[in-house]
Annotation: This is a predicted structure of a 685-nucleotide part of an RNA (large-subunit ribosomal RNA, domain II) from a marine eukaryotic metagenome.
Context: one part of a larger RNA
RNA sequence: GCCAGGGAGUUAGUGAUACGUGGCAAGGUUAACCUGUUGAGGGGAAGCCGAAGCGAAAGCGAGUCUUAAUAGGGCGUUGAGUCGCGUGUUCUAGACCCGAAGCCGAGUGAUCUAUCCAUGGCCAGGUUGAAGCGAGGGUAAGACCUCGUGGAGGACCGAACCCACCAGGGUUAAAAACCUGGGGGAUGAGCUGUGGAUAGGGGUGAAAGGCCAAGCAAACUCGGUGAUAGCUGGUUCUCGCCGAAAUAGCUUUAGGGCUAGCGUUGGACGUUCAGCAUUAGUGGUAGAGCACUGAUUGGGAUAGGGGGCCUACAAGCUUACCGAACUCAGUUAAACUCCGAAUGCUAAUGUUCCAGAGUCCAGCAGUCAGUCCAUGGGGGAUAAGCUUCAUGGACAAAAGGGAAACAGCCCAGACCGCCAGCUAAGGUCCCUAAAUGUGUGCUAAGUGGAAAAGGAUGUGGGAUUGCCCAGACAGCCAGGAGGUUGGCUUAGAAGCAGCCACCCUUGAAAGAGUGCGUAAUAGCUCACUGGUCGAGUGGUCCUGCGCCGAUAAUGUAGCGGGGCUAAGCACACUACCGAAGCUGCGGAUUUCAGUAUUACUACUGGAGUGGUAGGCGAGCGUCGUGUCGUGAUUGAAGCAGUGGGGUAACCCAACUGUGGACGUGGCACGAGUGAGAAUCCUGGC
Numbered sequence: 001g002c003c004a005g006g007g008a009g010u011u012a013g014u015g016a017u018a019c020g021u022g023g024c025a026a027g028g029u030u031a032a033c034c035u036g037u038u039g040a041g042g043g044g045a046a047g048c049c050g051a052a053g054c055g056a057a058a059g060c061g062a063g064u065c066u067u068a069a070u071a072g073g074g075c076g077u078u079g080a081g082u083c084g085c086g087u088g089u090u091c092u093a094g095a096c097c098c099g100a101a102g103c104c105g106a107g108u109g110a111u112c113u114a115u116c117c118a119u120g121g122c123c124a125g126g127u128u129g130a131a132g133c134g135a136g137g138g139u140a141a142g143a144c145c146u147c148g149u150g151g152a153g154g155a156c157c158g159a160a161c162c163c164a165c166c167a168g169g170g171u172u173a174a175a176a177a178c179c180u181g182g183g184g185g186a187u188g189a190g191c192u193g194u195g196g197a198u199a200g201g202g203g204u205g206a207a208a209g210g211c212c213a214a215g216c217a218a219a220c221u222c223g224g225u226g227a228u229a230g231c232u233g234g235u236u237c238u239c240g241c242c243g244a245a246a247u248a249g250c251u252u253u254a255g256g257g258c259u260a261g262c263g264u265u266g267g268a269c270g271u272u273c274a275g276c277a278u279u280a281g282u283g284g285u286a287g288a289g290c291a292c293u294g295a296u297u298g299g300g301a302u303a304g305g306g307g308g309c310c311u312a313c314a315a316g317c318u319u320a321c322c323g324a325a326c327u328c329a330g331u332u333a334a335a336c337u338c339c340g341a342a343u344g345c346u347a348a349u350g351u352u353c354c355a356g357a358g359u360c361c362a363g364c365a366g367u368c369a370g371u372c373c374a375u376g377g378g379g380g381a382u383a384a385g386c387u388u389c390a391u392g393g394a395c396a397a398a399a400g401g402g403a404a405a406c407a408g409c410c411c412a413g414a415c416c417g418c419c420a421g422c423u424a425a426g427g428u429c430c431c432u433a434a435a436u437g438u439g440u441g442c443u444a445a446g447u448g449g450a451a452a453a454g455g456a457u458g459u460g461g462g463a464u465u466g467c468c469c470a471g472a473c474a475g476c477c478a479g480g481a482g483g484u485u486g487g488c489u490u491a492g493a494a495g496c497a498g499c500c501a502c503c504c505u506u507g508a509a510a511g512a513g514u515g516c517g518u519a520a521u522a523g524c525u526c527a528c529u530g531g532u533c534g535a536g537u538g539g540u541c542c543u544g545c546g547c548c549g550a551u552a553a554u555g556u557a558g559c560g561g562g563g564c565u566a567a568g569c570a571c572a573c574u575a576c577c578g579a580a581g582c583u584g585c586g587g588a589u590u591u592c593a594g595u596a597u598u599a600c601u602a603c604u605g606g607a608g609u610g611g612u613a614g615g616c617g618a619g620c621g622u623c624g625u626g627u628c629g630u631g632a633u634u635g636a637a638g639c640a641g642u643g644g645g646g647u648a649a650c651c652c653a654a655c656u657g658u659g660g661a662c663g664u665g666g667c668a669c670g671a672g673u674g675a676g677a678a679u680c681c682u683g684g685c
Base pairs, nucleotide, nucleotide: 001685002684003683004682005681006680011093012092013091015090016089017088018087019086020085021084022083023082024081027049028048029047033043034042035041053060054059063075064074065073066072096234097233099231103224104223105222106221107220108219114198115197116196117195118194119193120192121191122190123188125157126156127155128153132149133148134147135146136145137144161185162184163183165182166181167180168179169178200216202212203211204210237619238618239617240616241615242614247260248259249258250257251256261367262366263364264363265362266361267360268359269358272357274352275351276350277349278348279347280346281345282344287339288337289336293333294332295331297329298328299327300326304322305321306319307318308317309316370395371394372393373392374391375390376389377388378387379386400411401410402409415587416586417585418584420583421582422581426577427576428575429562430561431560435574437573438572439571440570441569442568448564454548455547458545459544460543461542462541463540464539465538466537467536475532476531477530478529479528481505482504483503486500487499488498511526515524516523588609589608590607591606592605593604594603595602596601620674622671623670624669625668626667627666628665629664630663631662638658639657640656641655643652644651645650
């Protein structure tokens, strides 16, 4: 891992409550116990519930309490209960099942290990050479020096022995701590044998929370014990009807709960609901505005302040300074409003609608992590597949078609069957169902088939304007002068470093000079003018489609692909394809209405039949009991095969094989009643 078997809402209580059903009924009913054919049944009135309440109580009573009250108010009075049985839920119990880490009690452990006690054992070999002592020297005596002797040391080197610092290997190991090579200690606080002591909030500890029998911040075993688990996992047959929530308030509360909201079932009411229309209201948003409160730009006039002039003081004059209030013009606001919609909300009336509309009472829930999209806001960076509200949608709990693929986008809500039809979104060259469709334009970029600021004689359309046959624009030919080298500055400054001014003359025209150039001149050129040529040529604005800007990691890789110049884009039109949508035909089922029927039910018509949590209804099957039937050695159950039936769980037996003794149908009752999951349990492979 697979297979087989086992495996989870049970039971108790004269508990609580609701519904269903039955008995009796202003009443209902027994409990223990006794008796009994030991099955039923009978007896047993103690007790309990109800028939009256109110008040703290005395008490009064369809009333009572409060109160001075006959007022007002509170609670009552008006529809029947009770005892069984069944079912739902609940309470107390382990209470659907499995699962802690833990807490406490009583015991068992020091054969591992920590420390200690008693008694034994062990440490090759080599080295160093303390004290003391002796001799000699030395001294007044010493101290001291030298030589010898001696053999100290948590001394040195290094085996056994003990340890475990480094590396490599091993890592489903040879080993639940090892192997190999190096390493440390090796007469000591040394190592070790045997026996003994200390025990769990206790020991022992040269102290690491270490060790106390391979897991110790409190050992192990058994018990309290089915501890508790707001947590995780699991919870077993079928079909039908309806169908949520992820919100509010409170919570030692935030992944839990309670009440409300939203679901379902029963009962009551019977259109009260909802949509639309009309009428009457409500409101301060969007927008707008500046009348208030603030913010805010410029001007005017101006109080005051600053500066200057004047001045003994005071005053006066002045100012390209600042500037309140005022005024003109222009802006601005979530916490501004002189205004002010649409939508919304409230009420009445009318109308449409009859549907899983609405309201109330009662039983049972689940939900309290939501997500994305659109719109209106807050936070953030007018960031986020961000976060937080509001309104709506989808997913959640929704399959089908489209978007290549793609919970939340677009279309559309799957009762079942059909080798029938029509459409939606989206599509119609091939992959790939359907137009190589029609008409008119645009695009040349493979734009289409990603992107900004910004840039550009790309190209289409529109508007407006300058010049132009008295000859424009572009090209070519020619001129482009004189005063003058303007003045200043400067070494120089002559149109052309810079500053100032920018005149006059000749003329068809020519700047005190547009650029290049020179040290400065020179030189080239432009503006401007004439000629040649002969018809358009410039500027600005709006707009359609394009261009550049454009850079990423396996391989084209930013159309799904091929490929496309339309098979791209815009507008208009006509066909077709396209879904579980709609229609057609057949069938099932729910519910409402009507008709028929004693009833069961049948028929007709309308509307429905996606579904998680969850509510409700109806069934299938297993084991057993009672009862009425029935089968079986002429072969029961079981197993296997084959055939058939039903909407499902499932069912059937004429049949065949195996098997070898018990089964089975109806009705009713009772459960150890249904397996795929729980890192489920046991076994097998």
The prediction has a mean pLDDT of 84. Rfam family: Bacterial large subunit ribosomal RNA.